Background: The RNA shown here (c-di-AMP riboswitch aptamer (ydaO/yuaA leader)) has 136 nucleotides and comes from a Vulcanimicrobiota bacterium. Of the family's consensus pairs, 96% are formed in the model. Its Rfam family is "c-di-AMP riboswitch aptamer (ydaO/yuaA leader)". Rfam describes the family as follows. This family represents a conserved RNA structure found upstream of the ydaO and yuaA genes in Bacillus subtilis and related genes in other bacteria.
[in-house]
RNA sequence: ACACGCUAACUGCCGAAUCCGAGCCAAAAACUCGGAGCGGGGGACUCCCAAGGUGGGGUGAAUGCGCCGGUCGGCGCUAGGGCUACCUCUCAGCCCGAACCCGUCAACUAACCUCGCAGGCGUCGAAAGAGGAAUC
Numbered sequence: 001a002c003a004c005g006c007u008a009a010c011u012g013c014c015g016a017a018u019c020c021g022a023g024c025c026a027a028a029a030a031c032u033c034g035g036a037g038c039g040g041g042g043g044a045c046u047c048c049c050a051a052g053g054u055g056g057g058g059u060g061a062a063u064g065c066g067c068c069g070g071u072c073g074g075c076g077c078u079a080g081g082g083c084u085a086c087c088u089c090u091c092a093g094c095c096c097g098a099a100c101c102c103g104u105c106a107a108c109u110a111a112c113c114u115c116g117c118a119g120g121c122g123u124c125g126a127a128a129g130a131g132g133a134a135u136c
Base pairs, nucleotide, nucleotide: 011122012121013120014119018036019035020034021033022032023031037117038116039115040114041113042112055105056102057101058100059099064077065076066075067074068073080096081095082094083093084092086132087131088130090126091125
């Protein structure tokens, strides 16, 4: 000097998953109650529509195809999705492409009813252009 690993801090990322007040307490946290905000489900008219099966449906970006394989599973690609530090676009690079739930039942949907606010992590490449924001 370079590379790898670990830890801490600033601070940031995926996601709806944040904030405020009160009670309790020496205080804080947890817990309980209430509110704001964000997100999800159910639910008319109208519309569509013969019914059934090999059921059907929901959250989510997470669908589909090919190959190996008895299965579990694995490999490759892919609809779609995320990150690269003010924001957007472009280029380039790096990733994800799961999991769970309802239980024979649900199109949309005003009124209305109802549920959640978890969990898991650590990115930092560049020039140009346009737009926006903040500060002076």

The coordinates come from a structure-prediction model, not an experiment, and the mean pLDDT is 76.